[in-house]
Molecule: small-subunit ribosomal RNA
Organism: uncultured prokaryote
RNA sequence: AGAGUUUGAUCCUGGCUCAGAUUGAACGCUGGCGGCAUGCCUAACACAUGCAAGUCGAACGGAAACGAUGGGAGCUUGCUCCCAGGCGUCGAGUGGCGGACGGGUGAGUAAUGCUUAGGAAUCUGCCCAGUAGUGGGGGACAACCAGGAGAAAUUCUGGCUAAUACCGCAUACGCACUACGGUGGAAAGUGGGGGACCUUCGGGCCUCACGCUAUUGGAUGAGCCUAAGUCGGAUUAGCUUGUUGGUAGGGUAAUGGCCUACCAAGGCGACGAUCCGUAGCUGGUCUGAGAGGACGAUCAGCCACACUGGGACUGAGACACGGCCCAGACUCCUACGGGAGGCAGCAGUGGGGAAUAUUGGACAAUGGGCGCAAGCCUGAUCCAGCAAUGCCGCGUGUGUGAAGAAGGCCUGCGGGUUGUGUAAAGCACUUUCAGUAGAGAAGAAAAGCUUAGGGUUAAUAACCCUGAGUCUUGACGUAACCUACAGAAGAAGCACCGGCUAACUCCGUGCCAGCAGCCGCGGUAAUACGGAGGGUGCGAGCGUUAAUCGGAAUUACUGGGCGUAAAGCGCGCGUAGGCGGCUUGGUCAGUCGGAUGUGAAAGCCCCGGGCUUAACCUGGGAAUUGCAUUCGAUACUGCCUGGCUGGAGUGUAGUAGAGGGAAGCGGAAUUCCGGGUGUAGCGGUGAAAUGCGUAGAGAUCCGGAGGAACAUCAGUGGCGAAGGCGACCUUCUGGGCUGACACUGACGCUCAUGUACGAAAGCGUGGGGAGCAAACAGGAUUAGAUACCCUGGUAGUCCACGCCGUAAACGAUGUCAACUAGCUGUUGGGGGGAUCUGCCUCUUAGUAGCGUAGCUAACGCGAUAAGUUGACCGCCUGGGGAGUACGGCCGCAAGGCUAAAACUCAAAUGAAUUGACGGGGGCCCGCACAAGCGGUGGAGCAUGUGGUUUAAUUCGAUGCAACGCGAAAAACCUUACCUGCCCUUGACAUGCAGCGAACUUUCCAAACUUGGGGGUCAGCUUGGCUGGAUCGGUGACAGGUGCUGCAUGGCUGUCGUCAGCUCGUGUCGUGAGAUGUUGGGUUAAGUCCCGCAACGAGCGCAACCCUUGUCCUUAGUUGCCAUCAUUUAGUUGGGCACUCUAGGGAGACUGCCGGUUUAAACCGAGGAAAAGGUGGGGACUACGUCAAGUCAUCAUGGCCCUUAUGUCCAGGGCUACACACGUGCUACAAUGGCCGGUACAAAGGGCAGCAAUACCGCGAGGUGGAGCGAAUCCCAAAAAGCCGGUCUCAGUUCGGAUUGGAGUCUGCAACUCGACUCCAUGAAGUUGGAAUCGCUAGUAAUCGCGUAUCAGCGUGACGCGGUGAAUACGUUCCCGGGCCUUGUACACACCGCCCGUCACACCACGGGAGUGGGUUGCAAAAGAAGUAAGUAGCUUAACCUUCGGGAUGGCGCUUACCACUUUGUGAUUCAUGACUGGGGUGAAGUCGUAACAAGGUAGCC
Repeated sequence: AGAGUUUGAUCCUGGCUCAGAUUGAACGCUGGCGGCAUGCCUAACACAUGCAAGUCGAACGGAAACGAUGGGAGCUUGCUCCCAGGCGUCGAGUGGCGGACGGGUGAGUAAUGCUUAGGAAUCUGCCCAGUAGUGGGGGACAACCAGGAGAAAUUCUGGCUAAUACCGCAUACGCACUACGGUGGAAAGUGGGGGACCUUCGGGCCUCACGCUAUUGGAUGAGCCUAAGUCGGAUUAGCUUGUUGGUAGGGUAAUGGCCUACCAAGGCGACGAUCCGUAGCUGGUCUGAGAGGACGAUCAGCCACACUGGGACUGAGACACGGCCCAGACUCCUACGGGAGGCAGCAGUGGGGAAUAUUGGACAAUGGGCGCAAGCCUGAUCCAGCAAUGCCGCGUGUGUGAAGAAGGCCUGCGGGUUGUGUAAAGCACUUUCAGUAGAGAAGAAAAGCUUAGGGUUAAUAACCCUGAGUCUUGACGUAACCUACAGAAGAAGCACCGGCUAACUCCGUGCCAGCAGCCGCGGUAAUACGGAGGGUGCGAGCGUUAAUCGGAAUUACUGGGCGUAAAGCGCGCGUAGGCGGCUUGGUCAGUCGGAUGUGAAAGCCCCGGGCUUAACCUGGGAAUUGCAUUCGAUACUGCCUGGCUGGAGUGUAGUAGAGGGAAGCGGAAUUCCGGGUGUAGCGGUGAAAUGCGUAGAGAUCCGGAGGAACAUCAGUGGCGAAGGCGACCUUCUGGGCUGACACUGACGCUCAUGUACGAAAGCGUGGGGAGCAAACAGGAUUAGAUACCCUGGUAGUCCACGCCGUAAACGAUGUCAACUAGCUGUUGGGGGGAUCUGCCUCUUAGUAGCGUAGCUAACGCGAUAAGUUGACCGCCUGGGGAGUACGGCCGCAAGGCUAAAACUCAAAUGAAUUGACGGGGGCCCGCACAAGCGGUGGAGCAUGUGGUUUAAUUCGAUGCAACGCGAAAAACCUUACCUGCCCUUGACAUGCAGCGAACUUUCCAAACUUGGGGGUCAGCUUGGCUGGAUCGGUGACAGGUGCUGCAUGGCUGUCGUCAGCUCGUGUCGUGAGAUGUUGGGUUAAGUCCCGCAACGAGCGCAACCCUUGUCCUUAGUUGCCAUCAUUUAGUUGGGCACUCUAGGGAGACUGCCGGUUUAAACCGAGGAAAAGGUGGGGACUACGUCAAGUCAUCAUGGCCCUUAUGUCCAGGGCUACACACGUGCUACAAUGGCCGGUACAAAGGGCAGCAAUACCGCGAGGUGGAGCGAAUCCCAAAAAGCCGGUCUCAGUUCGGAUUGGAGUCUGCAACUCGACUCCAUGAAGUUGGAAUCGCUAGUAAUCGCGUAUCAGCGUGACGCGGUGAAUACGUUCCCGGGCCUUGUACACACCGCCCGUCACACCACGGGAGUGGGUUGCAAAAGAAGUAAGUAGCUUAACCUUCGGGAUGGCGCUUACCACUUUGUGAUUCAUGACUGGGGUGAAGUCGUAACAAGGUAGCC
């Protein structure tokens, strides 16, 4: 510091997700040791049991218990009992101090709190310092004793008694009050020691210590006040009556409405009052670069609370956690009458929960309370226990050891890997930690006792301080640390391995099981599931979950945006607020600087130190960015003050204009009415119909009525803030612009709330109503058509008044101001010049088009900014849900404004790019259409396919691009299918070991099977060995037309013989990409030319190849024959001229001419001509598309079968047959059929072959065999044609299917199931519906011939020649294709995408008669305890008294305040509710097709 994810790709916008750090954590797996920390986050839920606050006998009366001592008694001679407060001590009690600290918790609290900084009107026990005292009296009450009540808790009556308990008196330096005269108010003693003196022998007295009283000051602690800061909600906007202030009084330690009376009517609030929700606050902790954000465990400061609510008492301090009273809930005891209790102290229990420890030890240390002290108490604290909860440290061994072992895994079978280097064994070492044994610091300082010196004192006592000596004090602790011993011995797991993200293979599974943080994996080859091997990461831990910050500049102060991505209010005016021109002086609030105080400690950071190190602990520093006080600076801002004219405004003179309001008025047109002329239609549409019209329409002429709108002018012209404004005239009125001068003197800009205006539609009332026209009606269209089209037609549109307040109210661009290149047009005003109507130029205010810099994601904007800046306002923060619900405000209503959440998705969006597509456009081509010729579709048959059937009808091919296709030949074989019978190393291949001569040939016998005999392996060193066929054997293996063409190679089809497809360098663009390849011409062509930020190149096109067409040359046999001879016959001699054959060459290139042109090129004619503009034909098929076809040509990965899915054999099937389709053949006839005669090819094939002449058969064919391995012989007859005859328009002398009979040939075999022949039979069919195919010249059409396969078999396929046409105006349309352009919401690419209702399932939410809780307002009732006040009743030790009583106190009663509680009525919130509403989600439901292309009616608001 970034990364993944929207797209075919790109750049943005924007959300989601990840990597990091952290935690009081929990869960899963695992677990050796130690140190240091931490440990109920939930139920402030309820608590059994124990402990957590006591202490002082040196305050007191005393003596229940224990002990010692003394005495006594009993005796069992060491025990029991008794006596003695004389002693150590001490239960209970009086009294003092402390229980207000320490410890816990975070419920409440949004300010009575906390933090920071200040302040004045206060108190402060113990402590420190100062001053002055501590005199003299009195009366009680506990304990105790006696009696009583009660179960208990407890309590009542009477009597005795002490004090540092209580009360007077005296005194009063200081203190308080004051009318300044004065008045008022204290105290307590106890202990130690002691020389005189006194004594009632207690002591007095002196002294010391501790106390006590008054007061002053301090310290500490506490109370109060002020300012600033301190969470969210405005769908909480008004709150407040002791409320705000004053006066007087009361009250308090103290100020104060703190309280009361009276007076005034204030106080708070948009700088957020009130209300609601949430929350203890801080130092700090976590994170972050920081600014910030989140949090507030442990430690520390403050606050609040102590079962819930209320209350006071005591006290220095409390309205009191382990005190009191009352009310309430709960629990316990009870003798039912009454009582007791409060773990949010430490342990512990139950409960809740994902979850959090021992009913431990000790006061040794630190600290606290009491005490003179010893000491006692202390669940504060210090330790230990439990827990990997966290942080830190250590260990689980080290070296050597290669046969690179075995095993595992993988494999291309060689090996690799584990192991990129030893693991084990072996050898050599070490012993941390744990274990056993031994030894063993520090934490301890004191206090006490003895003693020396000093202080105090009258004092050598006592007491205090300092020093010396002595005596002890450790829970932890079987500790730390150290030593010895033995032995590698006791000690490794967890997660991950598709990308992000380090790490890969095999097997299993087969959209199943499962994974998943996001993207996404899994449908038979899964690096993503599960296992294994291996690897990576971390390591006594590792992962997961939860949570916080970060990344996130994704709330933007630092540090974002608003034309189109989310986002400028429809537009003005204007209040608060914010901001504000030039200049003088002052001030110093802001601002800047210095100093001081504070900002607790701890923490963070730096430098040191201590534990072996670290964590941890500790010393010092820095920091604490803040606040306050004070001193200074004065540029800027503010404030005050004086001035200025540039901003703003006023006056004056002009000026343009659909600016606005009102009243009037004009012509054209539509419609209607009246009249005239006139006759059959009009109207409307894609075409029609509804409609109007013979009762006279439409058309036309005249007249009239009425309403609405204003053609031409008219213009990227004008005006207005926007909405908007259009005939003309009059009137009223707003604003702008220009010129020159004068005046005012910052008067300005923006604007939350507010307020005026605000298209259309709509609403109310009243008018008006010609045309148009929602709704509605009818007619069409359609599958439907509640639409588009047509005919009608009502609201409305118009006017007046009043509402509504919204629009894609748009420049999708807030207002104002300043600055920043140019050019051009136009509107209004002004100036200058000129050749003076017109032109040129300067300036100003508008309004448009280009464009530089700059900006922008791009598109684009560009002085009218979206540039560079300033001021102010509004708005945005993923998509959907939703501009919706609820609430509120407005409205007559419709509705508007404000405005969420649950839930759901990983995207949604913008701009641009390349494609594809369009019922978008332009250009061009093709037998694409058109023009023609002939077909198919109808018939019969052949053939292929589908379907059906079957034991099987083997398999594949399926729009074009499957269907006379694989198959250039299914009777057996082929053959893969079915039925049946066999075989199991196999029909076939290679090793291995064994045997060791078959195979073939020949002879004999035999009908055959077979038997017998002969010959024959071959090479040598001739001993035998070696090689070795065949055969049977064994186990490796063979075998598979079994599956997957969606795992593949190869081959092929198709677009398409279409003209395209790309690259290098350069350039442009952020980029995908573009350019080149586009443009203008031209071509069959990306063919060529010109132009051009392109220049070149490659694969395609063309050419090179074959064939055909002409000529030349070479060569003449099997070919040919002009001339000569010969003959039936080129038969022969002869010849090679010609034909022909097959080698080599020539030839055609727009080369020449004309026209047009810049050129390419086109057109024309000519020369030359066999051929003229690629001459004809063939081969040759770019990048790619279709997961196109083929695992059954072949090859091949994986899977599957292995006495069978392999192999062999026989028979059957592939040939079935209600039907449908494709491709063909033959026909339907006279351009013909039949009969007879007769002529002319080319290209092929031939030895298991072609076969002549001859003979036989009607014929297929047979017999026979000349010739020929073929320019020689044969197949072989070419046919149409030509000549002649016949038939005469008929289901025929057309047509030949079908069937019967008889045959031929091939073959082992012709039944299923061959071809052909003859005789007989003689079906459909008379030119073929919708639709559809081929063909542009030697072509179509027509005629025959040959070949491959093949024993035989074709109407098929591939070739060959013969005869031989018609037509093409042209590119509007159909189909296909190419290029350019345009739109796009498509990219699986229109066979695309996608919307809404309905149906089903699930989820959350709204409404809802209501119902049940919580909180709370108001009005009342009620009134415990307590306090205050009052007091007629009762009562009252100390003081006073005139002795009667008084003062005072207490009880009781009353009043005021008030908690619980109760009633009524509201508000608010939560839950729930029959039914209901929309919303969301859900592979394959229904209906349509609304949107995206002109989306088929442009879309949208």